[in-house]
This is a predicted structure of a 527-nucleotide part of an RNA (small-subunit ribosomal RNA, 5' domain) from an uncultured bacterium.
Model confidence (mean pLDDT): 81 of 100.
It matches the Rfam family "Bacterial small subunit ribosomal RNA".
It was read from a public genome assembly.
Context: one part of a larger RNA
RNA sequence: GGACGAACGCUGGCGGCGUGCCUAACACAUGCAAGUCUGGGAGAAAGGGAUAGCAAUAUCCUGAGUAAACCGGCGAACGGGUGAGUAAUACGUAGGUAACCUACCUUGAAAACGGGGAUAACCCGCCGAAAGGCGGACUAAUACCCGAUGAAAUCCUGAUGUAGCAUUACAUUAGGAUCAAAGGCUCCAAAAAGGGCGUUUCAAGAUGGGCCUGCGUCCCAUUAGGUAGUUGGCGGGGUAAAAGCCCACCAAGCCUACGAUGGGUAGCUGGUCUGAGAGGAUGAUCAGCCACACUGGAACUGAGACACGGUCCAGACUCCUACGGGAGGCAGCAGUGAGGAAUAUUGCUCAAUGGGCGAAAGCCUGAAGCAGCGACGCCGCGUGAGGGAUGAAAUCCGUUAGGAUGUAAACCUCUGUGGAGAGGGACGAAAGCCCCGCAUUUAGCGGGAAUGACGGUACCUCUUUAGAAAGCACCGGCUAACUACGUGCCAGCAGCCGCGGUAAUACGUAGGGUGCGAGCGUUGUCC
Numbered sequence: 001g002g003a004c005g006a007a008c009g010c011u012g013g014c015g016g017c018g019u020g021c022c023u024a025a026c027a028c029a030u031g032c033a034a035g036u037c038u039g040g041g042a043g044a045a046a047g048g049g050a051u052a053g054c055a056a057u058a059u060c061c062u063g064a065g066u067a068a069a070c071c072g073g074c075g076a077a078c079g080g081g082u083g084a085g086u087a088a089u090a091c092g093u094a095g096g097u098a099a100c101c102u103a104c105c106u107u108g109a110a111a112a113c114g115g116g117g118a119u120a121a122c123c124c125g126c127c128g129a130a131a132g133g134c135g136g137a138c139u140a141a142u143a144c145c146c147g148a149u150g151a152a153a154u155c156c157u158g159a160u161g162u163a164g165c166a167u168u169a170c171a172u173u174a175g176g177a178u179c180a181a182a183g184g185c186u187c188c189a190a191a192a193a194g195g196g197c198g199u200u201u202c203a204a205g206a207u208g209g210g211c212c213u214g215c216g217u218c219c220c221a222u223u224a225g226g227u228a229g230u231u232g233g234c235g236g237g238g239u240a241a242a243a244g245c246c247c248a249c250c251a252a253g254c255c256u257a258c259g260a261u262g263g264g265u266a267g268c269u270g271g272u273c274u275g276a277g278a279g280g281a282u283g284a285u286c287a288g289c290c291a292c293a294c295u296g297g298a299a300c301u302g303a304g305a306c307a308c309g310g311u312c313c314a315g316a317c318u319c320c321u322a323c324g325g326g327a328g329g330c331a332g333c334a335g336u337g338a339g340g341a342a343u344a345u346u347g348c349u350c351a352a353u354g355g356g357c358g359a360a361a362g363c364c365u366g367a368a369g370c371a372g373c374g375a376c377g378c379c380g381c382g383u384g385a386g387g388g389a390u391g392a393a394a395u396c397c398g399u400u401a402g403g404a405u406g407u408a409a410a411c412c413u414c415u416g417u418g419g420a421g422a423g424g425g426a427c428g429a430a431a432g433c434c435c436c437g438c439a440u441u442u443a444g445c446g447g448g449a450a451u452g453a454c455g456g457u458a459c460c461u462c463u464u465u466a467g468a469a470a471g472c473a474c475c476g477g478c479u480a481a482c483u484a485c486g487u488g489c490c491a492g493c494a495g496c497c498g499c500g501g502u503a504a505u506a507c508g509u510a511g512g513g514u515g516c517g518a519g520c521g522u523u524g525u526c527c
Base pairs, nucleotide, nucleotide: 001527002526003525004524006523007522008521009520010519013381014380015379016378017377018376019374020373021339026337027336028335030334031333032332035074036073037072039071040070047062048061049060050059051058052057081292082291083290090217091216092215093214094213095212096211097210100209101208105205106204107203108202109201110200111199113147114146115145116144123136124135125134126133127132153178154177155176156175157174158173159172160171161170162169163168183197185196186195187194218264219263220262225255226254227253230252231251232250233249235247236246237245267289268288269287270286271282272281273280274279294315295314296313297312298311317328318327319326320325345371347370348369349368353367354365355364356363357362384414385413386412387411394405395404396403397402418465419464420463421462422461423460424459428454434448435447436446437445438444471516472515473514474513475512476497477496478495482511483510484509485508486507492499493498
């Protein structure tokens, strides 16, 4: 000098774009953050109306096959948070997989035949304070099960060809064994046939992953030896898949001064800061990967988890309790307490982008888009412009002549960034859907209509007004900028050298000056 997720002191007008718990991975009140559905059975209420009745009320229609709940499908493994752990089961980079998986999506081929038994909801009964549970009876399905068919799939035994990397891979082919399904809605006036959506099997693609290998990745040798599933083999188990991944047996290996093992510290990277570069430091925001979800352990479901807002067990903590027993997990968004030098609103909207479900309408979405708060940062603008000497008053200095603040002010003439008031007023939104037209084997094109949280915001125009709007640090040398008074080794200053003991340009105040400016200084950290 530069930089910062900064803090502190003094000061503070506006806007745009960013950014904001670095500490206690401390504990959390409250609300919200993951639902959705042309599969299925059952199915309310309020309100409104009608009839009967003096009325209470009863019945019926509507509300409505709606709401809420239940079975079932898909999603909930994404998105969002945090960096505790991890020095290598991680990350980066380059490869391998002849050792693998991949729901939804795309393409191609083929197929969906015949049956069956349950169960939730609802109802009844029982237990319990509650959370919840038990029993009986009833019922459906795209829920579940059985059978049939079945090869290009899988496995076993072969043959031929091609290729390779040893086990082998691919193609063709023979024999044997094994495995499938589900329908509902809709269009064509109805039916049929057919089409769309869905179901089953296979092949391929795409996407996403698993596993393996080479190289690279902090400090300590005042850590020198470490290791028995340890290293390898054979056989078996296991997995989607290679493998001591696991097991039995056999052998005695394996790593290490090119730093094993141990200890400390730490998420890694693209990047960021600095520097001419080499390098050094760093890893906030954004993006990729990893790990974690009160602590520890475990599996279930599923294409995918050993699962933040799932389950089970144990533990600590908090809460409820009728004392028998239960409930919970903000490192999601807000918010609270605590800690701390220190870090924001219990806001609006799904209008856009994206995600989930759905044929669609649409629903959900604290992702996201916006708004609020903070000079926390960067950038831009303003606090006026021109004229104005008799150098006014005042203050400071003074040898009392005068000098300085100083064109500064007053005063005159302007301007309207901005402020105030008034009017107009966006882009972001054209798709999907609906209507119309054209075309075509469809999914396409054209026209119309509808849709904005931000927001009556930005922006524009008019009127009016110099009106609301300047400070901070420094002035001995380094280092730009000097005098007076006070103080008297006191009070104090100080980054270093050093100032202060009676004329202090170094302390305090004032005048003047210098530097930067909505900031200026200080502190901390890095280069």